TPP riboswitch aptamer (THI element) from Pseudovibrio exalbescens, 102 nucleotides, folded computationally. The organism belongs to Pseudovibrio, within Bacteria. The coordinates come from a structure-prediction model, not an experiment, and the mean pLDDT is 76.
Parts: sequence; C1' cells; structure tokens
RNA sequence: CUAAUCUCAUGGGGGUGCCACGUCGGCUGAGAGGUCUGAGCGACCAACCCCUUGAACCUGAUCCGGCUUGCACCGGCGGAGGGAAUUGGGAUGAUGCUGAAA
Repeated sequence: CUAAUCUCAUGGGGGUGCCACGUCGGCUGAGAGGUCUGAGCGACCAACCCCUUGAACCUGAUCCGGCUUGCACCGGCGGAGGGAAUUGGGAUGAUGCUGAAA
C1' cells in the first nucleotide's frame, strides 16, 4: 500500500403471508406497520432485506413429495429462466505487495 472484513452516505431493487374473528387476538419471518380511500390487489410514508461475489425478490406455480388446521418448515423443481451500484467516504488491516535502514 492492497486483498479482505465492518460501517456510513447517496442512488437503486423488493415483499407484506397464514390461523381465528363481531371486536380484541395468535403463528412464521429481517420485514406481515401507518396514512389516504366506500373498498382495494391502488397511491404515499415508515421499518426491514437485498444490489451482479446478485436464493433479496419475481417467473415456472392454483407445481410435485413429506409434514401442518393452515401458513410456515423439510426435500424436489434448481445454481432452471429473470433480477437492482463494477457508486463515494471512514475504520480495522494481512501470512499478500512495495520501499528504507541495519
């Protein structure tokens, strides 16, 4: 000095399910929130996750097998097809690289 790791900023991408229900509520999850609306699968805001080293998320899919009240979970489909920054600053910093002295 750098790889790498962590972090901040800016920008971008993304989802919001299941059970119960008159209401309150319960489950999983990082996230299931709020406002607008007659209502919404719409709009906005917030939180959270992810950004090519990309399983965040979408498609196939109202998919297949197991399990469950159901979602979730496990396996398959499958590293299949898509998918948003080769951004800037800071900290740590090699066993890697460079230089100096003895």